Description: This is a predicted structure of a 349-nucleotide part of an RNA (small-subunit ribosomal RNA, central domain) from Zanthoxylum armatum. The source organism's lineage runs through Eukaryota, rosids, malvids, Sapindales and Zanthoxylum. The full RNA is in RNAcentral, with records from SILVA.
[in-house]
Context: one part of a larger RNA
RNA sequence: UUGGGUGUAAAGCAUCUGUUGGUGGCUUUUUAAGUUCACCGUCAAAUCCCAGGGCUCAACCUUGGACAGGCAGUGGAAACUAGCAAGCUGGAGUACGGUAGGGGCAGAGGGAAUUUUUGGUGGAACGGUGAAAUGCGUAUAGAUCAGAAAGAACACCAAUGACGAAAGCACUCUGCCGGGCUGACACUAACACUGAGAGACGAAAGCUAGGGGUGCGAAUGAGAUUAGAUACCCCAGUAGUCCUAGGCGUAAAUGAUGUAUACUAGGCGCUGUGCGUAUCGACCCGUGCUUGCUGUAGCUAACGUGUUAAGUAUCCCACCUGAGGAGUAUGUUCGUAAGAAUGAAACUC
Numbered sequence: 001u002u003g004g005g006u007g008u009a010a011a012g013c014a015u016c017u018g019u020u021g022g023u024g025g026c027u028u029u030u031u032a033a034g035u036u037c038a039c040c041g042u043c044a045a046a047u048c049c050c051a052g053g054g055c056u057c058a059a060c061c062u063u064g065g066a067c068a069g070g071c072a073g074u075g076g077a078a079a080c081u082a083g084c085a086a087g088c089u090g091g092a093g094u095a096c097g098g099u100a101g102g103g104g105c106a107g108a109g110g111g112a113a114u115u116u117u118u119g120g121u122g123g124a125a126c127g128g129u130g131a132a133a134u135g136c137g138u139a140u141a142g143a144u145c146a147g148a149a150a151g152a153a154c155a156c157c158a159a160u161g162a163c164g165a166a167a168g169c170a171c172u173c174u175g176c177c178g179g180g181c182u183g184a185c186a187c188u189a190a191c192a193c194u195g196a197g198a199g200a201c202g203a204a205a206g207c208u209a210g211g212g213g214u215g216c217g218a219a220u221g222a223g224a225u226u227a228g229a230u231a232c233c234c235c236a237g238u239a240g241u242c243c244u245a246g247g248c249g250u251a252a253a254u255g256a257u258g259u260a261u262a263c264u265a266g267g268c269g270c271u272g273u274g275c276g277u278a279u280c281g282a283c284c285c286g287u288g289c290u291u292g293c294u295g296u297a298g299c300u301a302a303c304g305u306g307u308u309a310a311g312u313a314u315c316c317c318a319c320c321u322g323a324g325g326a327g328u329a330u331g332u333u334c335g336u337a338a339g340a341a342u343g344a345a346a347c348u349c
Base pairs, nucleotide, nucleotide: 003321004320005319006318007303008302012317015200016199017198021194022193023192025088026087027086028085030083031082033081034080035077036076037075038074039073041071042070043069049065050064051063052062053061054060091191092188093187094186096183097182098181099180103177104176105175106174107173108172109171110154114150115149116148117147118146119145120144121143126135163168207246208245209244210243211242215241216240220236221235223233258316260314261313262312263311266294267293268292269291276285298305299304322349323348324347331342332341333340334339
């Protein structure tokens, strides 16, 4: 390599859009490139195989004959693939009418709490812990009442719930934008699926510049604990956390499960919605989508999975191939850097 695999043993790119490519609905006509049938030519001899013959047999030598296969040509076939032409509506999409939503971006507003601060009352502690101490307080703290300011996050509702490709998304209102589901069936007529490269987006932390800093809080300082304590506990506290504009491009980025399509027992829920039924209304029943639990067959090494498959099949892409060395070295690309991506070998077992 082939083969076999990729939930947990090695292995599904973090996610999506999409180019080349690969693959691809139904019907009819036609062509004959692939496909298939027949014939012909050629593929030296020797060798191999089969049937004979000759060395007393055999090895050996020798005569005749192929089978199978490759290439080219000629003549047929037309089911399938492919090409031409025409059509269809089930896949896909557009238009129309509804509908749910923490989907995205921008703007405006809100209350509770915290901290600080101003004033009043009041007068000795407060804070913290397993116990303490550092700390704070007669320069009036803590407590309490009234006012002001700032920044960050939005209790209850709240859910096994909703939305989004993923990352993610929740106080309220407004504007703009995207997607889903559904109904009747109007239109286009295969316009589809996947997707190497490529592009977009991508938590947290860290980086650059400018702001902002309530609380929390790496680093750091102090107090404890301890044999020691570079920790756990406590008092402070810088970067950061927040905003704007860039940059980074990684996570146990997880469902550890790539995307799309079709088929294959049920039962009990959830969300949204339409239709029929029912009705005062709600419940009930059927159908399509979403999201869960349980479970049959099957699959699986087992655990488990099981119409949201890890079952049965098809197409395309990615990846794996004993452990360590090692996601290291080197080279290249990207990055301000941190580093990221690609990615070995010797050697050892």